Large-subunit ribosomal RNA, domain IV from a Minisyncoccota bacterium, 333 nucleotides, folded computationally. RNAcentral holds the full RNA, with entries from ENA. Rfam family: Bacterial large subunit ribosomal RNA. Its mean pLDDT, the model's own confidence on a scale to 100, is 82.
[in-house]
Context: one part of a larger RNA
RNA sequence: UUCCUUAAGGAACUCGGCAAAAAAUCGGCCGUAAGUUAGCAAUAAGGCCUGCCUUUUUUGUGCUUGCAUAAAGAAGGCCGCAGCGAAAGAUUCUCUGGCGACUGUUUACCAAAAACACAGCUCCCUGCGAACACGUAAGUGGAUGUAUAGGGGGUGACGCCUGACCGAUGCGAGAAGGUUAACGGUGCGGGUUAUUUAUAACUCAGUGCCCGAAGCCCUCGUCAAUGUCAGCGAUAACUAUAAUCGUUCUAAGGUAGCGCAUUUCCUUUCCGGGUAAGUUCCGGAGCGCACGAAUGGCGUAACGACUGGAGAACUGUCUCGAGGAAUAGCUCG
Numbered sequence: 001u002u003c004c005u006u007a008a009g010g011a012a013c014u015c016g017g018c019a020a021a022a023a024a025u026c027g028g029c030c031g032u033a034a035g036u037u038a039g040c041a042a043u044a045a046g047g048c049c050u051g052c053c054u055u056u057u058u059u060g061u062g063c064u065u066g067c068a069u070a071a072a073g074a075a076g077g078c079c080g081c082a083g084c085g086a087a088a089g090a091u092u093c094u095c096u097g098g099c100g101a102c103u104g105u106u107u108a109c110c111a112a113a114a115a116c117a118c119a120g121c122u123c124c125c126u127g128c129g130a131a132c133a134c135g136u137a138a139g140u141g142g143a144u145g146u147a148u149a150g151g152g153g154g155u156g157a158c159g160c161c162u163g164a165c166c167g168a169u170g171c172g173a174g175a176a177g178g179u180u181a182a183c184g185g186u187g188c189g190g191g192u193u194a195u196u197u198a199u200a201a202c203u204c205a206g207u208g209c210c211c212g213a214a215g216c217c218c219u220c221g222u223c224a225a226u227g228u229c230a231g232c233g234a235u236a237a238c239u240a241u242a243a244u245c246g247u248u249c250u251a252a253g254g255u256a257g258c259g260c261a262u263u264u265c266c267u268u269u270c271c272g273g274g275u276a277a278g279u280u281c282c283g284g285a286g287c288g289c290a291c292g293a294a295u296g297g298c299g300u301a302a303c304g305a306c307u308g309g310a311g312a313a314c315u316g317u318c319u320c321g322a323g324g325a326a327u328a329g330c331u332c333g
Base pairs, nucleotide, nucleotide: 001326002325003324004323005322006321008319009318012317017314027049028048029047030046035040037157051078052077053076054075055074056073057072058071059070060069061068062067063066079083092312093311094310095309096308097307098306099304100303104116105115120155121154122153123152124151125150126149132141133140134139158299159298160297161296163229164228165227168226169225170222171221172220173219174218177217178216179215184210185209186208187207188206189204190203191202192201193200194199195198230248231247232246233245234244257291258288269285270284271283272282273281
């Protein structure tokens, strides 16, 4: 290191029953709860049976009509610790929470999960030479498709639902006004050149005015867009509490539901249950440091090599060690 056995106890071990062990072992007969989306849960759980010999019954088939054969029984007996007797193959179970609906996918070589995906829901874009993507382009995919189609974002079965706010940011629509570039137009000033001395052309690291789009300012809309969703004081005929009132601010002040939660600092909150004893667990409470409604809220049968708590069974996990087998390294030869 890999195995085997172990008195009494039986999880006292430990982060945790990790590892090991075990009754059970996909057969037959019986039996099977809550819950439920009526499909399931479910092989739930749980109980019994299984060999061989003799006799015999019923049903069916074949025929040589009393034999053979198949299936299902009944009665009696035999042996063993044990009858699916070996080998192989081959569910441990129950109660109760969390998360994710589910089957699936993933960090090839430390993570398989509550992460990703998913059907369903919803929003935005796209009228076809579509949007979108690749490409400098030609072109190609989308698609030999055409809005019951295609692309993108979010949420994530199902059930009940999804509250307030458009002030900010984003997006969409609008166009009266303000602001706004180059080009173009037209003046003034300086310089150079030309020439009939007053003009012309060119030019400036000069300047004024006119015209001038989108954008921005502006006006509306929009939150399953990004997001946000208060404070103080007083008040009821015990006390306590505050349905109520006052006041300040705000775009609006957190609705339903849930709540010490994978969220609660204080905190081992408080009450109840479970234990002899429970920082975990379950139920309830709620001034929630700092839940909250598609970055979805709350439930939920089924499912899960997920995760928390409890129990049965079982055991060398342990009390607490011991004995044995084999193998390798080291030491010795």